[in-house]
């Protein structure tokens, strides 16, 4: 790459640069945002999938405003295993 399984109302933030738009796309809403959002690095945290281990725990990966923010809608998205 990747059919194909499992998950998305639980849980967890401070510091640094940056400098206007961010909350995946559509259409209405709402939040969030120069009291610096988003995003990038760093640190601590969180604990869901896998490996390892008698166990206690280490180990990839993920994740840390709101339910994937909410309703509709499409070839939906993400994210963790992953057969041949």
């Nucleotide at each position: 790459g990747g059919a194909c399984c499992a998950u998305c109302c639980a849980g967890a933030g401070c510091g640094g640069c940056c400098g206007a738009g961010a909350g995946a796309c559509c259409u209405g809403g709402c939040u969030c945002g120069u009291c610096g959002a988003c995003g990038c690095c760093g640190c601590a945290g969180c604990a869901a999938c896998c490996c390892c281990g008698c166990g206690a725990g280490g180990g990839g990966u993920g994740c840390u405003c709101a339910u994937g923010c909410c309703a509709g809608g499409a070839c939906c998205g993400a994210u963790g295993g992953g057969a041949g």
A computed fold for an 84-nucleotide RNA from Kineococcus aurantiacus, annotated as SAM riboswitch aptamer (S box leader). Lineage of the source: Bacteria > Actinomycetota > Actinomycetes > Kineosporiales > Kineococcus. Rfam family: SAM riboswitch aptamer (S box leader). Its family is annotated with regulation of gene expression in the Gene Ontology. The RNAcentral record of the sequence draws on Rfam. Its mean pLDDT, the model's own confidence on a scale to 100, is 82.